[in-house]
C1' cells in the first nucleotide's frame, strides 16, 4: 500500500467483510527462569476481625513504680486528666454534576492566609474558677447528676500603644471609584518554659508591615446527543433605593419600585457523562478513550444542619431524621471498609486477614524520641513489555517406526542412535553487597528487603516445547473415513461416493513460553469528504414564486487598524513525545540536557486585501418617454358547427354494434332524409420547430379591467443588487361541503359476449363525476427527473419580437444588432461538431464545460416514506419522520448472447403448384401397458419404436424353475503329494433328464537321453494359496464411437486501430452467388477451421490388350422350304464388352445487362453448359444426447455365489394404445394361354445341368464348375396378343380354420418354412390429423444378396425394367441464415417473476387494563441547628417565617406487563390465478378515486423511463 464479494463478462455507484496496531482484559490448550511494570471496569451492594492519627512532663496540677539517701527532698520511668498543635494533609471513590466543575487567559482597586522567611515595636500588674482526685447517687450497658480540694503558656480585669482600627478637618494622584499623606480625637496586646552559678542562649508570647507557599471570588474563551425539547422565567431581570450577612463582590438574603431578563449564534427540558495533562490508532488532520501517575473538582450509607478552628459545614469529630445490622435487664443504646490486607454477593472476571518504619515524606517535640496499612519491600496472578534458555560440532546416498506410492521409490532426514565438546540454566557447597544520610555518652550505634543480587567451586545434557493454521484472500498438501449426513464457516462459499474447505493420520507454514478464540477501540473507510465526496439516469434539486433575518456584493479616494501578515515578550506545572547523556552484563526501565507543545495575553510594526467611517462614480439594478407583440390574467355580452332530445313532414322494415355476435332500438312507425324548437358542453380550419406565464396552466369573436416581458431613446437616481433558514402566496386532476345545471363522455352498478374461470380487455346502457358560484383540499413521472445570479470559452441553420441601414411613391426581398425559441432528424439538398466534461450514455453559449456566491437535498438494501410524536384537514388524508429485524447485496451505464405473440432481407419439397401415401380393415414387426416363476437388457419429442437384432425351436441368453461344481468353464505363479500303458482318442456297461458320478476294454503319442516307456522334461491328477469370474452398479467418474442442429454457411486467430474496459472492428456496407462465392468500396491488412476442388462412380470419344466376352466380313462342314435361314468348327481384332491409360467442360466463344467489375440473360459449337448426374467427405460447438450389454476402462460391490455347468420353460403371453410396413377394397382389374427385353450378385460343409417321379412343395439322380467358360437362371415381372368375367362382397379379397403332406434339424408342443385340397373373415378408397418427393426423380413392376441348419425377409442392403405431373409465387405454417431493436432473461421464455390463502418463526408497533420509576407543583405536618423577637440574663424558656423526612391531590415524562387483531421479516420442492419484464399478448409507470379472492381493472389529468 491494498485485498475479497453484485454481472455471462465489463465499467462506475455501493455496502459487508479481511490483513495492522492497541488493551487494567476474559475464555481454551499449553507452560523453563528472570527483571520492570500492573491487577473488582460489574453492586457508591452489605460487612466479621486486626491495623490505618497521634504527639509534646522543655505548659500544668496530680497517681503509680524504681534507685539515692540527710526523711527535707533529690533523680529517673510509666500514666489518665487540664493545656497546646496536628486531626481540613496524607489515602480511596468517581455516586453526582453540562457548569457554583474542568482547561487556558486575565482581574481582586472585591479578599483572607496557622506553621515558614524578612523587618519594627513590645511581653507592667492583678484576680475569680475548673478537669484530673475525693465523697455521695442514678444506669444492664452507653453514659450521666450533685458535694468539695487545686494547678498552667486555660479564663478574666487594670495599665502602656511602636502599631493597626473608626470618626473629623485637609492635601497630592486619578474622569470616577479609590490609593497614598497631614493634623486632632476614639478604641484595642502579651504567656511562659528551659540551659547556664551569671552574663546570657533557645524555644514560645502580643501588635503591625512585606513576603513565600496555600486559599476563596470574578471575567472572557473552549467543552458530548437530541427540536419527534420551541418558547422559558415572579427573586425571575434591574434598582447611584435602604437594610442584613460575607474574609470579601453580588438577589447571596429581605423591604420597596420598576417590568423587564432568556432564547433559532438553540433558550427550557430529556439522555449521556466527573474535567484536563495525556492514552490508544492515524501520513496528517482527525476518530475514539481518561485504567496505572500527575494537577484540579466531588463524595465518605441516604438526607438536613451547625460548632470548633487560620482553614471543614469536617471519610475513621458533633447534631437530627431516614435505611440496614449488631447489643439489651425492653427502659435504652452502639455502628457505617468509596483506608490496607480479607469476607460475602454479584459477574466472563481482577491479589496476601505478609514485613518493616532501615530510607523518602508527614504529624507532634527543644531533643533524644513517638505514630505512620503514606511509602519502602517482599508474596499471588504468563495480565502486560522486556531479556534469557529448553544445548553446541560431527554423524548414512540416508536405520527402525510411520505415511505416501506410478510398488521402481519418496518424505519423516543430519532428524535419531552414535562420537566429541560446552555449562547460561539447574542442583549442592563457600563467600557476599551497594542502598547509610544520621543519632551518640565520641566508646559506638541504625538494612524491613536479605543470607536476596552478585561471585567461586564441583556435578551432569543433565530440569524446560507448545500453540494456531494449510480453497482463495493468506505462508503452508497428501491419503483414509463420511456422503447436503456429521460438520466447518472472517467474507465469497465447502459436504448430495473420487472433499486440497467436514474428522483423523502424515507432512508442510507461521509465532513461541506462549499461542488461538471472543468483545471493544482507532486504521484500512476519500464509508460524513476541513485537509479531501456528491445531486439529468445510480441515493440525492423544495412544484414554483415574493420576500424576513442570515451569507455574500461593481468603480475610484482619503482615513483607522477590527480581522490580516511580521517581530519581541510572558505563560502554556512536572510526567508524558521527540533528539541526546548516563546507570543496570543487554533491554524494558530509570537518569542527565535540550526541543517541542501549533494555544492565551500583552508590546511594537505593515496597511496590499476584507471590514468600518467619510466623500465622489456610472457600467449592476432602477425609474422615465416611444411605438410594437402575445392561447397573460379577471369580468360581461356575442356566434356558428356539431351531437342529443321534442315537434310536423316523406318513407318502410329493419337498424346498431363486432374478429364473429349478441343483450339494445324499431310496426305504438325505428334507422334514413327535410323543417322547425329547446338545452348544455367544446371551439374545426387557422395551427407551426409558433406565442405568453414563476410554476400549475392558457386557443371561437367582441368590450371593459389589468399584469409582466422585449426593443429604441441615453433623460434621471446613485450600489439601492444577488441568493434566501422560517414565513407568505398561488398550486393539474381526483376528491369533499352548500347550491344550481346536466347534452355528450362515463369510475360505480346491470346486461351481453369471450374464457377453464372473466369481479378484465370487446358491446349495449347508465349514476357520481365532468360544467357554474362560493368554500376546501395541496398532491402529480408538478420532469428539461437538470435550484437561482454573475461572468468567461469557434461557431452554423431555422424561427419569434423590436431597431437600425441599403433601397422604394410606399412596401416586400437583402445586410447588421439586441432579446427569447428550437435543434440534428426525414424524404431528393445541408448542418452535431471543436475544446472541455462524464462510468458510460451522453452534455456542449438554452453546459451536465471553467469561476464565484446563496439556497436545498443525498450517505447501502428491505422495514418505510411506515409506526409512535407533533402540526393542517370536515373527511380522504398532507407535512415532519424513527427503530428493532432481516440480506450481501441492491442499483446505473454499457457489451456478447438468447428470446419476443418486434421490424427488415433471404433460403429450404418449408409453404403453395402436383403426384403418391398413413390415419379405417386383415396382417407382419416393433414399442407401451397388462400379465407372469421369467416375460432378460438397453434406446424414449423431433434425434426411441422393421431400433442394437444382417435372422431367439435346443444353442444363442444376459431372464425364470430345478439339478449340479467350488483356485472354480477360462490365464498365470509358487508349495506339497501322485499316477505309469502317461497325455489324447475309440468304445461297452450301470445311475441319471442330461450334466455328471463309477467301472472296464482297446488304441496310444511330444523333446532329449538310453540297450529299453530306462531317466529327466513337458504334460496331467489331487490338495493349498495368490488369485479367476461377474451382459454386478455408476455413460451424471472415462476413453472410442454415433446421432442431431446440418452439408446449415458458418466458426475463429495474428498484428493493427477504436473503446477506461468488457468488447468492437477484420466479418459492417452496395452488388453477386449453392456458399463468410466472388468484386467494389471502407482503419484495416493478412491468415487458419469450414464451402469449392483434389478422390470414387455414371455419361463422350481416343489409344493398347483379346480369353472363358464378341461374331461384321472371309472360309469349311451339317440340317432344312437350298433364293435364304440356323448350327457347329477354323479363324478375326471390325463391334459389343472387360482391363488399364489419356482426351473432353474452363462461362473458353459471340450478343446483350451490369460500376468498363463480379456476375447473370440468351445464342453457337459439343456426348456432355454454367456445380454435368451421384457418391465419399461432417467446420466452431450444442443437447451431462445415446451406449459401462460390442470392446476397453477409474471408483464401488459379490467370492460354496451377483462366478460356472445342465435339462425344461421364457424372450412368441394378450380387454388394450401408438409407431413403421404387406396385402386389399378391384375392370388402368382378376383369370386363363401365347410371347418379348434386363442389370448386378452368389456359389465346394456349396451352386447343382439334363433326364425321370409327384398335381404341388419336393425326390431320385448325378454332368459340369474353387466359376466373363458350369450352375443358382427358360434368369425376370409389369409389358405386349388373344379369350373370359361385367360392378356383386363378386371368378375381387385373401384372413381365419380342418385336412394331407415335403424340408431342414438331436429335436418343429409350446415355436419353423413351403405344397395340396377345402373353407372364403374384414374390407366398396377411410374423420381430426399427417408423411414422402422437383426427373431417369416420384408412382409402379420384378432380381440378388447378407445373415442363415431351416426360417417368422410383407423387414435391410444393393440392381435394373416401365416411367410421369407441377413449381404463379414467398401472404402464411415449420427450420435455418444475417442486419437491426427492447429485455428486469444468462441454468438463457420449459427464463425471469407478482399479490391473496395455509403452516412455521422472530422483533416492533397498537390495545380495554394492569405494576412500576423520575423531576417537579399545590396544600398538610414538621426534627436538629442557625437566624430573629420577646422574657430572663449564670444555665436558659417561650413564639415567628423558612427547612430534611414524612403525608394527600391531580397530571407530566418515563419503563414493565396483558386477552385480541393488523400489518412486517424470514423459512428447498403446499393452494389460487399470471400483474410485470418482448408490442408480456390490453403499452408501462405517477397523482387521485371507485371497486373486486388475489395479484389488480377501471374512470380523469399526467410523464416517455
Nucleotide at each position: 500500500a491494498g485485498a475479497g464479494u453484485u454481472u455471462g463478462a465489463u465499467c462506475c455507484u455501493g455496502g459487508c467483510c479481511c490483513a495492522g496496531g492497541a488493551u487494567g482484559a476474559a475464555c481454551g490448550c499449553u507452560g523453563g527462569c528472570g527483571g520492570c511494570g500492573u491487577g473488582u471496569c460489574u453492586a457508591a451492594g452489605g460487612c466479621a476481625u486486626g491495623c490505618a492519627a497521634g504527639u509534646c512532663g522543655a505548659a500544668c496540677g496530680g497517681u503509680c513504680c524504681c534507685g539515692a539517701u540527710u526523711u527535707a527532698u533529690c533523680g529517673g520511668g510509666a500514666c489518665a486528666g487540664u493545656g497546646g498543635c496536628a486531626a481540613a494533609c496524607g489515602g480511596g471513590u468517581g455516586a453526582g454534576u453540562a457548569a457554583u466543575a474542568c482547561a487556558u487567559u486575565g482581574g481582586u482597586a472585591a479578599u483572607c492566609u496557622g506553621c515558614c522567611g524578612g523587618a519594627a515595636a513590645g511581653a507592667g500588674g492583678a484576680g475569680a474558677a475548673u478537669a484530673a482526685c475525693u465523697c455521695g447517687u442514678c444506669g444492664a450497658a452507653a453514659g450521666g447528676c450533685g458535694g468539695g480540694c487545686u494547678a498552667a503558656u486555660a479564663c478574666u480585669c487594670c495599665a502602656u500603644g511602636u502599631g493597626a482600627u473608626c470618626c473629623c478637618a485637609g492635601a497630592a494622584c486619578a474622569a470616577a471609584a479609590g490609593u497614598u499623606u497631614u493634623g486632632g480625637g476614639a478604641u484595642u496586646a502579651a504567656a511562659g518554659a528551659u540551659c547556664g552559678c551569671a552574663a546570657g542562649g533557645u524555644c514560645g508570647c502580643u501588635u503591625u508591615c512585606c513576603g513565600a507557599g496555600g486559599a476563596g471570588c470574578c471575567u472572557a474563551u473552549g467543552u458530548c446527543u437530541u427540536a419527534u425539547c420551541a418558547g422559558g422565567u415572579a427573586g425571575u431581570u434591574g434598582g447611584u433605593u435602604g437594610g442584613g450577612g460575607u474574609a470579601a463582590u453580588g438577589g447571596c438574603c429581605c423591604a420597596c419600585c420598576a417590568a423587564g431578563c432568556c432564547u433559532a449564534u438553540g433558550a427550557c427540558g430529556a439522555g449521556u457523562a466527573g474535567c484536563g495533562g495525556g492514552u490508544g490508532u492515524g501520513a496528517g488532520a482527525g476518530c475514539a478513550c481518561g485504567a496505572c501517575c500527575c494537577g484540579c473538582c466531588u463524595c465518605a450509607u441516604u438526607g438536613a444542619c451547625a460548632c470548633u478552628g487560620a482553614g471543614a459545614c469536617a471519610c475513621u469529630g458533633g447534631u437530627c431524621a431516614a435505611u440496614c445490622u449488631c447489643c439489651u435487664a425492653c427502659g435504652g443504646g452502639a455502628g457505617a471498609c468509596u483506608g490496607c490486607a480479607g469476607u460475602u454477593a454479584a459477574g466472563g472476571a481482577u491479589c496476601u486477614u505478609c514485613c518493616u518504619c532501615a530510607a523518602u515524606g508527614g504529624c507532634c517535640g527543644a531533643a533524644a524520641g513517638g505514630c505512620u496499612g503514606a511509602a519502602g519491600g517482599a508474596g499471588c496472578g504468563a495480565c502486560g513489555c522486556c531479556g534469557c534458555g529448553u544445548g553446541u560440532a560431527g554423524g548414512a546416498a540416508u536405520a527402525a517406526u510411520c505415511u505416501c506410492u506410478u510398488c521402481g521409490g519418496a518424505g519423516u532426514g543430519u532428524a535419531a542412535a552414535c562420537u566429541a565438546c560446552u555449562u547460561u540454566u539447574c542442583u549442592a557447597g563457600g563467600g557476599g553487597a551497594a542502598g547509610a544520610a544520621g543519632c551518640u555518652u565520641c566508646g559506638g550505634u541504625u538494612g524491613a528487603c536479605a543470607g536476596u543480587a552478585c561471585u567461586c567451586u564441583a556435578g551432569g545434557a543433565a530440569u524446560a516445547a507448545g500453540c494456531c493454521g494449510c480453497u482463495g484472500c493468506u505462508a503452508a498438501c497428501c491419503u483414509c473415513g463420511u456422503g447436503c449426513c456429521a460438520g466447518c464457516a472472517g467474507c465469497c462459499g465447502c459436504g448430495g461416493u473420487a472433499a486440497g474447505a467436514c474428522g483423523a493420520g502424515g507432512g508442510c507454514g507461521g509465532c513461541a513460553a506462549g499461542c488461538g478464540u471472543u468483545a471493544u477501540c482507532c486504521g484500512g473507510a476519500u464509508u460524513u469528504a476541513c485537509u479531501g465526496g456528491g445531486c439529468g439516469u445510480a441515493a440525492a434539486g423544495c412544484g414554483u414564486g415574493u420576500g424576513u433575518a442570515g451569507g455574500c456584493g461593481g468603480u475610484u479616494u482619503a482615513a483607522u487598524a477590527a480581522g490580516u501578515u511580521c517581530u519581541c515578550g510572558g505563560u502554556u506545572a512536572a510526567a508524558g513525545c521527540c533528539c541526546u547523556u548516563u546507570g543496570c552484563u543487554c533491554a524494558a526501565c530509570a537518569u542527565u540536557g535540550g526541543g517541542a507543545g501549533u494555544g492565551c495575553c500583552g508590546g511594537g510594526a505593515a496597511a496590499a486585501c476584507u471590514a468600518u467611517u467619510a466623500a465622489a462614480c456610472u457600467u449592476g439594478a432602477g425609474g422615465c418617454c416611444g411605438g410594437g407583440a402575445g392561447a397573460g390574467g379577471c369580468a360581461a355580452g356575442u356566434g356558428g358547427a356539431a351531437u342529443u332530445g321534442u315537434c310536423g313532414g316523406u318513407g318502410u322494415a329493419g337498424g346498431g354494434g363486432u374478429g364473429c355476435a349478441a343483450u339494445c332500438c324499431g310496426u305504438u312507425a325505428a334507422u334514413a332524409u327535410c323543417g322547425a324548437c329547446a338545452g348544455g358542453a367544446a371551439c374545426a380550419c387557422c395551427a407551426a420547430a409558433u406565442g405568453c406565464g414563476a410554476a400549475g396552466g392558457c386557443a371561437a369573436c367582441u368590450u371593459g379591467c389589468u399584469a409582466g416581458a422585449a426593443c429604441g431613446g441615453c433623460c434621471c437616481u446613485g450600489a439601492c443588487g444577488c441568493u434566501g433558514a422560517g414565513a407568505c402566496a398561488c398550486g393539474a386532476a381526483a376528491g369533499c361541503g352548500u347550491g344550481g345545471g346536466g347534452a355528450g363522455c362515463a369510475a360505480a352498478a346491470a346486461g351481453g359476449a369471450u374464457u377453464a374461470g372473466a369481479u378484465a380487455c370487446c358491446c349495449u346502457u347508465g349514476u357520481a363525476g365532468u360544467c357554474c358560484a362560493c368554500g376546501c383540499c395541496c398532491u402529480a413521472a408538478a420532469c428539461g427527473a437538470u435550484g437561482g445570479a454573475u461572468g468567461c470559452u469557434g461557431g452554423g441553420u431555422a424561427u419569434u419580437g423590436g431597431a437600425a441601414g441599403u433601397g422604394u411613391c410606399g412596401a416586400c426581398c437583402c445586410u447588421u444588432c439586441c432579446a427569447g425559441u428550437a435543434u440534428c432528424g426525414u424524404u431528393g439538398u445541408a448542418a452535431a461538431a471543436a475544446a472541455g466534461c462524464u462510468a458510460a450514455c451522453g452534455c456542449g453559449u438554452u453546459a451536465a464545460g471553467c469561476a464565484u456566491c446563496c439556497c436545498g437535498c443525498c450517505u447501502g438494501g428491505g422495514a418505510a416514506g411506515u409506526a409512535c410524536g407533533g402540526c393542517c384537514g370536515c373527511a380522504a388524508g398532507g407535512c415532519u419522520a424513527a427503530a428493532a429485524c432481516u440480506c450481501a447485496a441492491a442499483g446505473g451505464a454499457a457489451u456478447a448472447g438468447a428470446c419476443g405473440g418486434g421490424a427488415g432481407u433471404c433460403c429450404g419439397c418449408a409453404c403453395a403448384a402436383g403426384c403418391g401415401g398413413u390415419g379405417g380393415a386383415c396382417c407382419a414387426u416393433g414399442u407401451g401397458g397388462u400379465u407372469u416363476a421369467a416375460u432378460u437388457c438397453g434406446a424414449u419429442g423431433g434425434u426411441a419404436a422393421g431400433c442394437g437384432a444382417g435372422g431367439a425351436a435346443c444353442c444363442u441368453u444376459a431372464c425364470c424353475a430345478g439339478g449340479g461344481c467350488u483356485u472354480g468353464a477360462c490365464a498365470u505363479g509358487c508349495u506339497a503329494g501322485g499316477a505309469u500303458g502317461u497325455a489324447g482318442g475309440u468304445u461297452a456297461a450301470u445311475c441319471g433328464a442330461a450334466a455328471g458320478a463309477u467301472u472296464g476294454a482297446c488304441c496310444g503319442a511330444c523333446c532329449g537321453u538310453u540297450a529299453a516307456a530306462u531317466c529327466g522334461g513337458a504334460g496331467c491328477c489331487u490338495a493349498g494359496u495368490a488369485c479367476a469370474g461377474g451382459u454386478g452398479u455408476u455413460g451424471c467418474a472415462u476413453g472410442g464411437u454415433u446421432g442431431u442442429c446440418g452439408u446449415c454457411a458458418g466458426c475463429u486467430c495474428g498484428u493493427g486501430u477504436c473503446g477506461u474496459g468488457a468488447g468492437a472492428u477484420g466479418u459492417a456496407c452496395c452488388g453477386u452467388u449453392a456458399a463468410g462465392u466472388c468484386g467494389g468500396g471502407a482503419a484495416a491488412c493478412g491468415a487458419g477451421c469450414g464451402c469449392a476442388a483434389c478422390c470414387c462412380u455414371u455419361g463422350u470419344c481416343c489409344u493398347a490388350u483379346g480369353u472363358u466376352a464378341c461374331c461384321a466380313g472371309c472360309c469349311u462342314c451339317g440340317a432344312u422350304u437350298u433364293u435364304a435361314u440356323c448350327g457347329a468348327g477354323a479363324g478375326g481384332g471390325a463391334c459389343u464388352c472387360a482391363u488399364a491409360g489419356g482426351a473432353g467442360a474452363c462461362u473458353g466463344c459471340c450478343g446483350g445487362u451490369g460500376a468498363u467489375g463480379a456476375a447473370c440473360c440468351g445464342g453457337a459449337g459439343g456426348a456432355a453448359g454454367g456445380c454435368a448426374g451421384g457418391g465419399a467427405c461432417g467446420a466452431c460447438g450444442u443437447c451431462a444426447a445415446a451406449u459401462c450389454a460390442g470392446c476397453a476402462u477409474g471408483a464401488c460391490c459379490c467370492u460354496u455365489a451377483c462366478g460356472c455347468c445342465c435339462u425344461g420353460g421364457g424372450c412368441a403371453a394378450c380387454a388394450c394404445a401408438c409407431a413403421u410396413g404387406c396385402u386389399a377394397c378391384a375392370a388402368u382389374g382378376g383369370c386363363c394361354g401365347g410371347u418379348a427385353c434386363a442389370a448386378a450378385g452368389g456359389g465346394u460343409u456349396g451352386c447343382c445341368a439334363a433326364g425321370c417321379c409327384g398335381u404341388a412343395a419336393g425326390g431320385c439322380g448325378g454332368a459340369g464348375c474353387u466359376a466373363a467358360u458350369c450352375c443358382c437362371a427358360u434368369c425376370a415381372a409389369a409389358g405386349c396378343c388373344g379369350g373370359u368375367c361385367u360392378c356383386a362382397g363378386u371368378u375381387c379379397g385373401g384372413a381365419u380354420u380342418g385336412a394331407g403332406g415335403u424340408c431342414u434339424g438331436c429335436a418343429a408342443c409350446u415355436c419353423g418354412a413351403c405344397c395340396u385340397c377345402a373353407u372364403g373373415a374384414a374390407g366398396c378408397u377411410g374423420g381430426a390429423a399427417u408423411c414422402g418427393c422437383u426427373a431417369g426423380u416420384a408412382a409402379c413392376c420384378g432380381u440378388a444378396u447378407a445373415u442363415c441348419a431351416g426360417c417368422u425377409a410383407u423387414g435391410g442392403u444393393a440392381c435394373g425394367g416401365u416411367g410421369a405431373a407441377u413449381a404463379c409465387g414467398u401472404u402464411c405454417c415449420c427450420g435455418g441464415a444475417c442486419u437491426u431493436u427492447g429485455u428486469a432473461c444468462u441454468c438463457a421464455c420449459c427464463g425471469c417473476c407478482c399479490g391473496u390463502c395455509a403452516a412455521g418463526u422472530c422483533a416492533g408497533g397498537a390495545a380495554a387494563g394492569c405494576c412500576g420509576g423520575u423531576a417537579a407543583u399545590a396544600c398538610c405536618c414538621g426534627a436538629a441547628g442557625a437566624u430573629u423577637c420577646g422574657c430572663g440574663u449564670u444555665c436558659g424558656c417561650g413564639g415567628a417565617a423558612a427547612u430534611a423526612a414524612g403525608g394527600u391531590a391531580g397530571g407530566a415524562c418515563u419503563g414493565g406487563u396483558a386477552a385480541u387483531a393488523a400489518g412486517g421479516a424470514c423459512u428447498a420442492a403446499g393452494u389460487c390465478g399470471u400483474a410485470a419484464c418482448a408490442a408480456g399478448g390490453c403499452a408501462u409507470c405517477c397523482g387521485u378515486a371507485g371497486c373486486g379472492g388475489a395479484a389488480g381493472c377501471u374512470g380523469u389529468g399526467g410523464a416517455u423511463g